The RNA shown here (transfer RNA) has 73 nucleotides and comes from Paramecium tetraurelia. The sequence is in RNAcentral, with records from Ensembl Protists and Rfam. The source organism's lineage runs through Eukaryota, Sar, Alveolata, Intramacronucleata and Paramecium. Rfam family: tRNA. Its family is annotated with triplet codon-amino acid adaptor activity in the Gene Ontology. It is annotated as a transfer RNA.
RNA sequence: GCCGGUUUAGCUCAGUGGUUAGAGCAUUUGCCUCGUAAGCAAAGGGUCGGGUGUUCAAUUCCCCCAACUGGCU
Numbered sequence: 001g002c003c004g005g006u007u008u009a010g011c012u013c014a015g016u017g018g019u020u021a022g023a024g025c026a027u028u029u030g031c032c033u034c035g036u037a038a039g040c041a042a043a044g045g046g047u048c049g050g051g052u053g054u055u056c057a058a059u060u061c062c063c064c065c066a067a068c069u070g071g072c073u
Stems, first nucleotide, its partner, number of pairs: 001072007010025004018056001027043005049065003053061001
C1' cells in the first nucleotide's frame, strides 16, 4: 500500500428498518442463615465508537473518519 472483520451496560455478547435497546456474569439492596457461602427477589448502570446521507422511521442500510484486529504484498 491492497482486501476484509469488529466497535451495543463494568466484562462477555445478543439484537438483519417499527411499541420502552436486552441477556449472562459483576455491583448494590433486601429475603433466607446463629454467621458466611450458596439460593431467591429487586434495583442501579447505555450520547448503540464519532459524523454524514437515505427513509415517515436507523443499533440495523450507504459514505467518511477513528480505534482494535485478520490476510496479502